This is a predicted structure of a 1429-nucleotide RNA (small-subunit ribosomal RNA) from a metagenome. Rfam family: Bacterial small subunit ribosomal RNA. Its mean pLDDT, the model's own confidence on a scale to 100, is 84.
[in-house]
């Protein structure tokens, strides 16, 4: 610190998605031990039991218990302190609620300090006691009593009120034998707590934009501990808000935690600080303090008791129950320590707290042994079978005891004695004995680790890319091997990687993403100098920023988690002092900004009025006569009722040819005949005035093409829709004839475009060059205009830095800087749905979710392709010969068809097969063999194999019979047997493979090195002019050279030399072999850049590659072959091996492909007669002869070949005959007789003879080959092979026509274009309809929740009135006063209760469109000029 992933590769832009950490966690596998922490996140649901707040006899009385008694002790009431702490939860709160920093109108028991007092009196009350009601909780009623419990009176240093005189204003007492010690009363301070007020700080939504009547303010009154609309009554009419009021949603704040390099984002459980709550809502008492969790009244919902009349209850305390849910403990022990109430103390109470108990829940340490031990045991996985892994691992030797187990001893934690839940634990010791102790995940990539089996798009994986269709390191198992380890994996949630929300730190021409344009309030930003002030900004100090955590140093538990001590940090905070340069803020200045004047200038800037002409269209009238008109072509139409044409005249409307220009104007839509009127903005040149007036602009106005809507006019042309007509499988299109709105104008709407330069707007500054349009100034010169040169503005095009992903922009930036506004964050869904606003409506505009995909996208590149261009070649087309398509036959495929009609090939089809009767053979039926028809090896037995011959039998085979090596012998060789390993397979897989071959295509292209450009995928080079069969040469170029192909070098052929052969002999030719010469554009002319190279001529046997072969570049096509051989891997092993015999591969309604014969007079037949080449020949090739009509026979001369033979060459020439006929054509079929090879012609060969004589009289769309010794015609010969050739390969002989050409068709080849293609047009894609599943809108309604609001009703309370009833304490004249209280009432009021409305939620027949889903339907929008851009 990165990484996968879009693409044939690349660069970019984007999203997904991983490695990291963390966690109050669950979950699945496994689990030894200690130590510190945590531990109901869901139901602020509901609770059984039990405990969690008492305590004080030194405040009081009575009552009890022990005692003889003194006493001593206990408590149920009165009365004090506490019970408002500590505990718990986070419901609710967007708040002064909390965190920070200030402040003033306060208040405060118990604690501290200080000052002063504490005298004297009265009246009741509970318990008790007795009566009574009640089921019960409990009440009542008489009657006794006490106080540190009530009240009065004194006094008042002091407080309180008051300007001041002056008036008000307390107290209590207990213990002790006593010193005295707890208390009281009041005042002042003090600490600590506690109330209030304030600046500043921390969620979302504007699809919430207005909100507010006690509301803001003020006066008077009241209240309250205090200041205030906190409350009341009048006055005013304000207060709050785009710096988000209100309303909605969510949410206790916070030190802190986790992440992060930070700044930041997440979080607020444990611990601490505040805050709010206590079964839900109101309320007040008491009291220093509460609106009170284990208090009270009152409403409501729930639970429970009940005698039915009534009553009790509140675990969000500790621990426990049920429920709910992935899930979260024990009804435990001690007050031994801390700390809290009480007490004067001993004490008491304390689920607080201090333990301990469960849970790998998380951090931390620890073991589960350690050493020696084999070229390495077994087992077990792999194997190439030789080995290799497991692996010193294991055994085994020798050693240790952490842990464990038994026993023993035992603390600290108690400041001086006793007194310890933890705990007989922590520690120590002894003994014992490797004993008691290892999983879990991963192993394509990322990402550390790889094989085998098994499965076979199934079963399964998957974080993301993607594994799985028969060789899976991707599923599952096992062997190995990686990481981690008492845990390891999965799952969720956070922040990281993400600079993927960019304050640090991004962008917007084409990836997402400049607002259609302009005016212009708030805001924001703003020239040059002076002076003041100090708000911002800056330095120093002060304070505050709890502790605890984080970091740092030291320390204590063996050490580390933890934990103790000290330091250090930590802010938009705050108060003092200091500077003043920038920023503000004040004064007063200035002219470069900006405006104004004044001189001039060019415009389709706007707006109204009016006028012109040309064309189209109508309509009158003339002339004239059959067609017009429109396409590609043609109908539709129009016209004999006179059209089109073509003349004259007239009627409307719309638009303004030429000029016209990448030329003007405007803020943008936009503006074009000409005149006039009215009005806007601009540039220039001047320097006279103003003095910062400026810029930009959220809302907000206002203008905004075309099309649409109102209302009325108009209405020629064109023209949605609409009709007709072609076209077409269809054609609701495109092409045509026709035609309505609409296009004009007037008044309104409307508010959008690809409103585009896909590029907000102002200002500044940075190389030039050339055009244009409208000014200005100089210089020369001139009659005058031009031409030069400077300068401002506008407006193009080409460039440089510089930018940019690249394309490209570059003074009219897309450069380099500032200021402001506006907009984007993956792609779909979606610019859609709700909801708001605006509209007459059509629709604007503001905008989401859910679901879903790993992409979408932009620029380049390289191919490929186009019904895209350019150029070239080729028997590619044309021109031409000959032919295939039609006839019969033969030969293959296919298809049917069969027991089998074996397999393969499908740009293949007389291809494999250069030759299926058996055999070949693979295929079918039958009948046999099982170590086999073949091959090697072990073991065991061994009469030697072959060979002859008999018998069944179709064969195979089976079965007799006869023979028989070497040694003298023992025994050896071997055949056989018989076992064991093993052969064997034309069974599969060509899509696991080798070799080999086809195709494109003998096309001229495929490529490297180095060197340049480019971020790069690549490019150049191989491109451009010429040439050429040829990337074939020459020239130019950032290339330069090379390499595989081209060519050329081999071979055949044509001339010739020479040399050597030569077959009855020579000698010469002809021949025959070698081995030279010969052709090189080498020569001459033209044309060309005088390069390459064409053109033409001479010589020449041959000319520009002379002709013909041989040779096939990098590659393509998973092209062919597992059946030609090899093979890996599966499958068969008394069969899928093998042997045989007999069938089939030769079938036939029937399609096609290649041939063959042919249809006739360039012919057919008879007869005659001449000329090759080139090969074959011993199991051959055969002459001459004889025989047969003939295929051939008999016989064999000769010959392993220049000698002999096959062998007759035919066509072809000479005669003769046929005479246009299905013929003397043409031969199929078919009969009968022979030959001939062969073990065998039945199925199934060839040939001969004699008969027989089909179809067919030149072949439809449409198709092949051929450019010269070639088409075409003739025949000869070889391979294969006993026989079997119309095929296949070879020779030779005759022997032609055509080529204006490159427009098309087919193939190629090179440059270019455009591309959404790359599996590459047989490509890719869109919609609609069917079906499936999901999610959402809409909807008649239906159900629910909230909050306000209006009416009413109205509890409990505090206040207020009243108060005839009622009362001990004071007064008092004894009448009664003064206070006080039930009772009644009033305002507030919680809740109820109607009501219309709000917002929100779930459901709704039936409805929209979405999304998504190997292999449906219909067409064929879009990508190429995509076939109508």
């Nucleotide at each position: 610190a990165g990484a996968g992933u879009u693409u044939g590769a690349u660069c970019c832009u984007g999203g997904c998605u991983c490695a990291g950490g963390a966690u109050a966690a669950a979950c699945g596998c496994u689990g030894g031990c200690g130590g510190c922490g945590u531990g109901c996140c869901u139901a602020a649901u509901g609770c059984a039991u039990g405990c969690a707040a008492g305590u004080c006899g030194a405040a009081c009385g009575a009552g009890g218990u022990a005692g003889c008694a003194a006493u001593a002790c206990c408590u149920a009431g009165u009365g004090g302190c506490a019970a408002a702490c500590g505990g718990g939860u986070g419901a609710g709160u967007a708040a002064c609620a909390c965190g920070u920093g200030g402040g003033a109108a306060u208040c405060u028991g118990c604690c501290c300090a200080a000052g002063a007092g504490u005298g004297g009196g009265g009246a009741a009350u509970a318990a008790c006691a007795g009566c009574u009601c009640g089921a019960a909780a409990g009440a009542g009623u008489u009657g006794c009593u006490a106080a540190u419990a009530c009240c009065g009176c004194a006094u008042a240093c002091g407080g309180u009120c008051g300007a001041a005189a002056g008036a008000c204003u307390a107290a209590a007492g207990g213990a002790g034998c006593a010193a005295u010690c707890c208390g009281c009363u009041u005042u002042u301070g003090g600490a600590g707590g506690a109330g209030c007020c304030u600046g500043c700080g921390g969620c979302u939504g504007a699809u919430u934009a207005g909100c507010u009547a006690g509301u803001u303010g003020g006066u008077g009154g009241g209240g309250u501990a205090a200041a205030g609309g906190c409350c009341u009554a009048c006055c005013a009419a304000g207060g709050c808000g785009g710096u988000g009021a209100u309303c909605a949603g969510u949410a206790g704040c916070u030190g802190g935690u986790c992440u992060g390099a930070g700044a930041g984002g997440a979080u607020g459980g444990u611990c601490a600080g505040c805050c709010a709550c206590a079964c839900u809502g109101g309320g007040a008492c008491u009291g220093a303090g509460a609106a009170a969790c284990g208090g009270c009244c009152c409403a409501g919902a729930c639970u429970c008791c009940u005698a039915c009349g009534g009553g009790a209850g509140g675990c969000a305390g500790c621990a426990g129950c049920a429920a709910g849910g992935a899930a979260u403990u024990u009804u435990c022990g001690g007050c031994a320590a801390u700390g809290g109430g009480g007490g004067a103390a001993a004490c008491c109470c304390u689920g607080a707290c201090c333990g301990a108990g469960c849970a790998a829940c998380g951090c931390c340490g620890c073991g589960u042994g350690g050493g020696c031990g084999a070229c390495g045991a077994a087992g077990u996985c792999c194997u190439u079978c030789g080995g290799g892994a497991u692996g010193u691992a294991a055994a085994g030797c020798c050693c240790u005891u952490u842990u464990c187990u038994u026993c023993u001893g035992u603390a600290a934690g108690a400041a001086a004695a006793a007194g310890g839940a933890c705990g007989g634990u922590a520690c120590c010791a002894c003994a014992g004995g490797a004993a008691u102790a290892a999983g879990c995940a991963u192993c394509g990539g990322c990402u550390a680790a790889c094989u085998a089996c098994g499965u076979g798009c199934c079963a399964g994986c998957a974080g993301c890319c993607g594994c799985g269709g028969u060789a899976a390191u991707a599923c599952g198992u096992a062997g190995g091997a990686u990481g981690c380890a008492a845990g390891c994996g999965u799952u969720g949630u956070c922040c990281g990687g993400a600079u993927u929300u960019a304050c640090u730190g991004g962008g917007c021409g084409u990836a997402a993403a400049g607002g259609g344009c302009g005016c212009g309030c708030a805001g924001g930003c703003g020239g040059u100098a002076u002076a003041g002030c100090a708000a911002g900004u800056c330095u120093a100090u002060c304070g505050u920023g709890a502790a605890a955590g984080c970091c740092c140093c030291c320390g204590g538990c063996u050490a580390a988690a933890c934990c103790g001590g000290g330091g250090a940090g930590g802010g938009u905070c705050g108060g003092u002092a200091g500077a003043u340069a920038c920023u503000g803020c004040u004064a007063a200045a200035c002219u470069a900004g900006a405006g104004u004047g004044c001189a001039g200038c060019a415009g389709a800037g706007g707006a109204u009025a009016g006028u012109g002409g040309a064309a189209u269209u109508c309509c009158c009238g003339g002339u004239g006569u059959a067609g017009u008109g429109g396409u590609a072509a043609a109908a539709u139409g129009c016209g004999u009722a006179g059209a089109u044409a073509u003349c004259g005249g007239g009627a409307g409307g719309a638009a303004c040819a030429c000029c016209a220009g990448u030329g003007g104007c405007g803020a943008a839509a936009g503006c074009g005949g000409c005149u006039a009127u009215c009005u806007g903005g601009g540039c220039u040149g001047u320097a006279a005035c103003u003095g910062a007036c400026g810029c930009u602009g959220a809302g907000g106005c206002g203008c905004g093409a075309a099309g649409g809507c109102u209302a009325g006019g108009g209405g020629a042309g064109c023209a949605a829709a609409c009709a007709g007509g072609a076209u077409u499988a269809g054609a609701u299109a495109c092409c045509c004839u026709g035609g309505u709105a609409g296009u004009c104008c007037u008044a309104g709407c409307a508010g959008u475009a690809a409103a585009c330069g896909a590029u907000g707007a102002a200002c500044a500054c940075u190389a030039g060059g050339u055009g244009u349009g409208c000014g200005g100034g100089g210089a020369a010169a001139u009659u005058g205009a031009c031409c030069c040169c400077c300068u401002g503005c506008g407006u193009g095009c080409c460039g440089g830095a510089g930018c940019a992903a690249a394309c490209g922009c570059a003074a009219u930036a897309a450069g380099u800087g500032u200021u402001c506004c506006g907009c984007c964050u993956g792609g779909g869904g979606a610019g859609u749905a709700c909801g708001g606003u605006c509209g007459c409506a059509a629709g604007a505009u503001u905008a989401a979710a859910a679901c879903u995909c790993a992409a979408a996208g932009g620029a380049a590149u390289u191919g490929a392709c186009g019904g895209g261009g350019a150029c070239c070649c080729g028997c590619a087309c044309a021109a031409g010969c000959a032919g295939c398509g039609g006839a019969g036959c033969g030969u293959g495929u296919g298809g049917u068809u069969u027991a089998a009609u074996u397999c393969g090939a499908c740009u293949a089809c007389g291809c494999g097969a250069a030759g299926a009767a058996c055999c070949u053979u693979a295929c079918c039926a039958g009948g046999g063999c099982u170590u086999g028809a073949c091959a090697u090896g072990g073991c065991a037995c061994g009469u030697u194999c072959a060979g002859a011959g008999g018998u069944g039998g179709a064969a195979a085979c089976a079965u007799c019979u006869c023979g028989g090596c070497c040694g003298c012998a023992a025994g050896g060789c071997g055949a056989g047997u018989g076992u064991c390993a093993c052969a064997g397979a034309u069974g599969c897989u060509g899509c696991a493979u080798g070799g080999c071959u086809g195709u494109c295509g003998u096309c001229a292209g495929c490529u490297c090195g180095u060197g340049u450009c480019g971020u790069g995928a690549g490019a150049u080079g191989u491109u451009g002019g010429g040439u050429u069969a040829a990337g074939u040469c020459c020239c130019g170029c950032a290339a330069c050279g090379a390499g595989c192909g081209c060519a050329a070098c081999c071979c055949c052929u044509a001339g010739u030399g020479u040399u050597a052969g030569u077959u009855a002999a020579a000698u010469g030719g002809u021949c025959u072999a070698g081995c030279g010469c010969g052709a090189c554009u080498g020569c001459c002319g033209g044309u060309a850049g005088a390069a390459a190279a064409c053109c033409g001529g001479a010589g020449g046997a041959a000319g520009g590659u002379g002709g013909g072969g041989a040779u096939g570049a990098c590659g393509u096509c998973a092209a062919g072959u597992c059946a030609g051989c090899a093979u890996g891997g599966c499958u068969c092993u008394u069969a899928c091996g093998u042997c045989c015999u007999g069938g089939g591969c030769u079938a036939c309604a029937c399609a096609c492909a290649c041939g063959c014969u042919a249809c006739a007079a360039u012919g057919g037949c008879u007869g005659g007669u001449a000329c090759a080449a080139a090969g074959c020949g011993a199991a051959g090739c055969a002459a001459g002869a004889c025989u047969g009509c003939g295929a051939a026979g008999u016989g064999g001369a000769g010959c392993g070949g220049a000698u002999c033979g096959c062998a007759a060459a035919a066509a072809g020439c000479c005669a003769g005959u046929c005479u246009c006929a299905g013929u003397u054509c043409g031969g199929a079929u078919a009969g009968c007789a022979g030959g001939c090879u062969g073990c065998a012609a039945c199925u199934c060969g060839c040939c001969u003879g004699c008969u027989u004589g089909a179809a067919g009289u030149c072949g439809g769309a449409g198709u092949u080959g051929c450019u010269a010794g070639u088409a075409a015609c003739c025949g000869c010969g070889c391979a294969u092979c006993a026989g079997c050739a119309c095929g296949g390969u070879g020779c030779g002989g005759u022997g032609a026509a055509u080529a204006u050409g490159u427009u098309c068709c087919c193939g190629g080849g090179u440059c270019u274009u455009g591309u959404a293609c790359a599996c590459a047009c047989c490509g890719c894609c869109c919609g609609u309809c069917a079906c499936g599943u999901c999610a959402u809108g809409g909807a008649a309604g239906c159900u629910g929740a909230u909050a306000a609001c209006a009416c009413u009703u109205g509890a409990a309370g505090c206040c207020g009135g009243u108060g005839a009833g009622c009362g001990a304490a004071c007064c008092u004249u004894c009448g009664g006063g003064g206070c006080g209280c039930a009772g009644c009432u009033g305002u507030c009021g919680a809740g109820g209760g109607u009501g219309g409305g709000a917002u929100u939620a779930g459901u709704g027949a039936c409805u929209g469109g979405g999304a998504c889903g190997a292999a449906g339907u219909c067409g064929a929008a879009a990508c190429a000029a995509g076939g109508u851009a």